[in-house]
Context: one part of a larger RNA
RNA sequence: CCCUCGUUAAGGAAUUAGGCAACUUGACCCCGUAACUUCGGGAGAAGGGGUGCCCCGUUAGGGUAAAGCAAUUCAGCCGAGCCCGAGGGGGCCGCAGUGAAAUGGCCCUACCGACUGGUUAACAAAACCACAGGUCUCUGCUAACUCGCAAGAGGAAGUAUAGGGGCUGACGCCUGCCCAGUGCCGGAAGGUUAAAGGGAGGAGUUAGUCCCGCCUAGCGGGACGAAGCUCUGAACUGAAGCCCCGGUGAACGGCGGCCGUAACUAUAACGGUCCUAAGGUAGCGAAAUUCCUUGUCGGGUAAGUUCCGACCCGCACGAACGGCGUAACGAGUGGGGCGCUGUCUCAACGAGGGACCCG
Numbered sequence: 001c002c003c004u005c006g007u008u009a010a011g012g013a014a015u016u017a018g019g020c021a022a023c024u025u026g027a028c029c030c031c032g033u034a035a036c037u038u039c040g041g042g043a044g045a046a047g048g049g050g051u052g053c054c055c056c057g058u059u060a061g062g063g064u065a066a067a068g069c070a071a072u073u074c075a076g077c078c079g080a081g082c083c084c085g086a087g088g089g090g091g092c093c094g095c096a097g098u099g100a101a102a103u104g105g106c107c108c109u110a111c112c113g114a115c116u117g118g119u120u121a122a123c124a125a126a127a128c129c130a131c132a133g134g135u136c137u138c139u140g141c142u143a144a145c146u147c148g149c150a151a152g153a154g155g156a157a158g159u160a161u162a163g164g165g166g167c168u169g170a171c172g173c174c175u176g177c178c179c180a181g182u183g184c185c186g187g188a189a190g191g192u193u194a195a196a197g198g199g200a201g202g203a204g205u206u207a208g209u210c211c212c213g214c215c216u217a218g219c220g221g222g223a224c225g226a227a228g229c230u231c232u233g234a235a236c237u238g239a240a241g242c243c244c245c246g247g248u249g250a251a252c253g254g255c256g257g258c259c260g261u262a263a264c265u266a267u268a269a270c271g272g273u274c275c276u277a278a279g280g281u282a283g284c285g286a287a288a289u290u291c292c293u294u295g296u297c298g299g300g301u302a303a304g305u306u307c308c309g310a311c312c313c314g315c316a317c318g319a320a321c322g323g324c325g326u327a328a329c330g331a332g333u334g335g336g337g338c339g340c341u342g343u344c345u346c347a348a349c350g351a352g353g354g355a356c357c358c359g
Base pairs, nucleotide, nucleotide: 001354002353003352004351005350006349007348008347010345011344014343019340027051028050029049030048031047036041038170052092053091054090055089056088061084062083063082064081068077069076093097105338106337107336108335109334110333111332112330113329117129118128133168134167135166136165137164138163139162145154146153147152171325172324173323174322176255177254178253181252182251183248184247185246186245187244190243191242192241196237197236201232202231203230204229205228208224209223210222211221212220213219214218256274257273258272259271260270283317284314295311296310297309298308299307
């Protein structure tokens, strides 16, 4: 010097990102307990007091209950014994009586999440996930959906008060406007349109016919060309889809700009204009969201970029990617206070184990 402990004058968070760590508190009995509240809670709130041993003492009282009596079906009466035992009076000892050990520190305030629960096995337990509850949507049973090439299985030995999927997330008060785009649902008149049907027409092939030539009972060349076969192929018919017409936001999503105006000034209830599918309603707001910003005012401090209450100029809140509240709950996050302390001023001493030295 390091680790693990113990004690410490005066001060008491001055330490520090932060009371991290440590200290305080602690058991049982009695008294007494606020705001708020979903009336359950909050509560062990907070804050106080008591606690040993001996005698009165076989305390008062309570529990259990043998034997006995009565009844002989259920009860009942009396009760030895054993166990528990408040409260009161008197006395005794110590610094100290839950004499050791085990055994909550508390309060105020804000944010987030309702809660219990779950999570990154081995850096994160959380405001993340889940959750009851809400809502939308699909599904009529061989259900939808999922797994499988299939057989088949799950769903479910269930049947719309059921099952699958999405979003939200107790509860309370609520959830505004936009259907132009995208999605979904509905519609079927018109436009477009596949395979297929259809077969006008065209092409190839050649029996045959015609023409020409020749070395003429045939051969060669050329033109046309039926049927069949092969190939190609227009019109026309032709579903869904798309176009089209509607609906739909707890579907994906979106929710304006400029200028002027009131008898101080300032501001603008009001007006004008442009654009849009519609221009953000209630509530909240420098916020887990505010850049400018340590905004401004108030509170708390001697002093406060944090915190709380307001204001609203919301760079860039906003209503189930929910909005705003909310008792209870939380090893959650921020701010403040009381108590208490070696966290600190500022370090010291002690114990054990290392390091280190000698061997």